[in-house]
RNA sequence: AAUGACCUUGGCGAUGGAGUCCGCCGCAAACCGGCCCCCCAGGGUCUGAUGACUCCUACCGAGGC
Numbered sequence: 001a002a003u004g005a006c007c008u009u010g011g012c013g014a015u016g017g018a019g020u021c022c023g024c025c026g027c028a029a030a031c032c033g034g035c036c037c038c039c040c041a042g043g044g045u046c047u048g049a050u051g052a053c054u055c056c057u058a059c060c061g062a063g064g065c
Base pairs, nucleotide, nucleotide: 010025011024012023013022016056017055018054019053020052021051033046034045035044036043037042
């Protein structure tokens, strides 16, 4: 210096924050949305502030004062 193994502070789960639970990764990785056309590249279109539940904030729609 490279590689492998074990443990682990920790990190991550397509747009913000918190709690709980679940999953994944762990010195590089987990992660970096869907659909259609398309060899790739590229182009078009669509949903959602959650991995799931609850709450807050922002955004959108409708109604009332």